[in-house]
């Protein structure tokens, strides 16, 4: 690399250089950012709190935020499979997979 456990409607700058055309994960319909420079690297900021660490409660759980990651448009931006209720006209709600992102222990 597969695999496994969690978690994924919240948060967080219109920041400073390089870069120069595309991005939003793939694939298809939407829809949105993007030469007023997007994306992606560094900076400097800032969010959260998966893990180490410190404290407090003591099955559990509660706080800190040094540290190691992650993150910092829009519900993973919206759906695609399947079930199920509403409607019967297309669609809405809800519950589940898939697949992808991160974090942990393995490996």
């Nucleotide at each position: 690399a597969a695999g496994g456990c969690a978690u994924c409607g919240a948060g967080a700058g219109c920041g400073g250089c390089u870069c120069g055309a595309g991005g939003g994960a793939u694939c298809u319909g939407g829809c949105c950012c993007g030469a007023u420079g997007a994306c992606a690297g560094c900076c400097c900021g800032g969010c959260a709190a998966c893990c180490u660490g410190c404290c407090c409660c003591a099955g559990g759980g509660g706080g800190c935020a040094a540290g190691g990651u992650g993150c910092c448009a829009a519900c993973g931006c919206c759906a695609g499979c399947c079930g199920g209720c509403c409607a019967c006209c297309a669609g809405g709600c809800c519950g589940g997979g898939a697949c992808g992102a991160u974090g942990c222990a393995g490996g």